[in-house]
RNA sequence: UACUCAUCAAGAGUUGGUGGAGGGACAGGCCCGAUGAAACCGCGGCAACCAUUUGAGCAUUCUCAAAACGGUGCCAAGUCCUGCGGAAUAGCCGCAAGAUGGGAG
Numbered sequence: 001u002a003c004u005c006a007u008c009a010a011g012a013g014u015u016g017g018u019g020g021a022g023g024g025a026c027a028g029g030c031c032c033g034a035u036g037a038a039a040c041c042g043c044g045g046c047a048a049c050c051a052u053u054u055g056a057g058c059a060u061u062c063u064c065a066a067a068a069c070g071g072u073g074c075c076a077a078g079u080c081c082u083g084c085g086g087a088a089u090a091g092c093c094g095c096a097a098g099a100u101g102g103g104a105g
Stems, first nucleotide, its partner, number of pairs: 003103006013043001015042004022032003026083004044075003049071002052067006079097001084094003
């Protein structure tokens, strides 16, 4: 990188250092940013996808709950909004796209 499955309305940084103008995937909007963007390092936190442990359900396999030492992920705004179709003004439904995790190659 293409395939497949699940999830995406909740949650968590007014953080220290380096850095010095960008960032929010893409396009159009609308925002964030010299009261310091991206990126990197540290510290803190959220969550519970995988793994692990415990408990319950007749239970090695399935389901649910709890924990949070491990592997990821995440910590402005609903995935910031809209993109295609429906609907008709309700941040409504489905799809696509995207993101994250698991699986298989």
RNAcentral holds the sequence, with entries from Rfam and Ribocentre. The RNA shown here (SAM riboswitch aptamer (S box leader)) has 105 nucleotides and comes from Anaerosporomusa subterranea. The model forms 94% of the base pairs in the Rfam consensus. Rfam family: SAM riboswitch aptamer (S box leader). From the family's description: The SAM riboswitch is found upstream of a number of genes which code for proteins involved in methionine or cysteine biosynthesis in Gram-positive bacteria. Its mean pLDDT, the model's own confidence on a scale to 100, is 81. NCBI's taxonomy places the organism under Bacteria, Bacillati, Bacillota, Negativicutes, Anaerosporomusa.